[in-house]
Context: one part of a larger RNA
RNA sequence: CUGGGCUUAAAGCGUUCGUAGCUUGGUCGUUAAGUCUCUGGGGAAAUCUUUUGGCUCAACCAAAAGGCGUCUCAGGGAAACUGACGAUCUUGGAACCGGGAGAGGUAAGACGUACUUCGGGGGUAGGAGUGAAAUCUUGUAAUCCCCGAGGGACGACCGAUGGCGAAGGCAUCUUACCAGAACGGCUUCGACAGUGAGGGACGAAAGCUGGGGGAGCAAACCGGAUUAGAUACCCGGGUAGUCCCAGCCGUAAACGAUGUGCGUUAGGUGUGUCAGUGACCACGAGUCGCUGAGGUGCCGAAGGGAAACCGUGAAACGCACCGCCUGGGAAGUACGGUCGCAAGGCUGAAACUU
Repeated sequence: CUGGGCUUAAAGCGUUCGUAGCUUGGUCGUUAAGUCUCUGGGGAAAUCUUUUGGCUCAACCAAAAGGCGUCUCAGGGAAACUGACGAUCUUGGAACCGGGAGAGGUAAGACGUACUUCGGGGGUAGGAGUGAAAUCUUGUAAUCCCCGAGGGACGACCGAUGGCGAAGGCAUCUUACCAGAACGGCUUCGACAGUGAGGGACGAAAGCUGGGGGAGCAAACCGGAUUAGAUACCCGGGUAGUCCCAGCCGUAAACGAUGUGCGUUAGGUGUGUCAGUGACCACGAGUCGCUGAGGUGCCGAAGGGAAACCGUGAAACGCACCGCCUGGGAAGUACGGUCGCAAGGCUGAAACUU
């Protein structure tokens, strides 16, 4: 130790695909491995119960009978359930078709304002910055106005509790290719499913390697201020980096701090998509409603919860499978292993202390 848990107290792997395993729809038949039953064999002794006997009694000892021995072997039988085999069904699942929705992904091309640099013209004393200043910039003509050229990054408004994606994430436009979801169908297959230890793939930002690029911004760094000091907050500069290509890293408050799938259990009100339907109509891919399904928000019955709150998108009521927790610190450290170019990642203690 047959336990209780995991939104916030310790605890859901960042996400997904999938191997083994575990679990798994309806109906009929066969079988008899599991299961149940009967008979027989084995199933030590002691202990336990009853009776009888021996120590003067008792404890104790002995004998007989019973019980225990949770199990196992062989044979006969049962067939509801689990398994196996066969047949069949369509509700789970998958496929196909249809018209729609979408910042879903990859690639190529195009566009837009702003910014910055350079050139030309105009023009003259400041500009920039702050709480106030200074560093800075400017008479080698700045700031400002006009014209032109180059460059890199970004994509205002629309824009939204809006949409899409497994998550990370995704936003100018056009095209090509690829993928997924929802709805509808008198279509097809017929349990093909769920989860998933190991394992594979993807995975923000930062960081690393090689090669490009470099406008703006900006760790580090250099100045100016502030201050008792100011290795900061504020200001002037500024390099990695931010951007692109190829490769690595594999972590985040990777958050809904809530694993995935299925079923059951009141509603109300927004919003987005699809389908059906009613009224109106400027006949428009129109406007306003109703119904069904799938999303996404808010409020709430029952119920749950320590409460905050959750509440058909559950943290309610159940089932299947996986992961994880077991006082605080030492410590996500040491050691070992493994991965990585490195940074470091993954796995992961103890002494001691409280």
A computed fold for a 354-nucleotide part of an RNA from Methanocorpusculaceae archaeon UBA456, annotated as small-subunit ribosomal RNA, central domain. The sequence was found in a public genome assembly. Rfam family: Archaeal small subunit ribosomal RNA. Its family is annotated with ribosome and structural constituent of ribosome in the Gene Ontology. The source organism's lineage runs through Archaea, Methanobacteriati, Methanomicrobia, Methanomicrobiales and Methanocorpusculaceae. Its mean pLDDT, the model's own confidence on a scale to 100, is 88.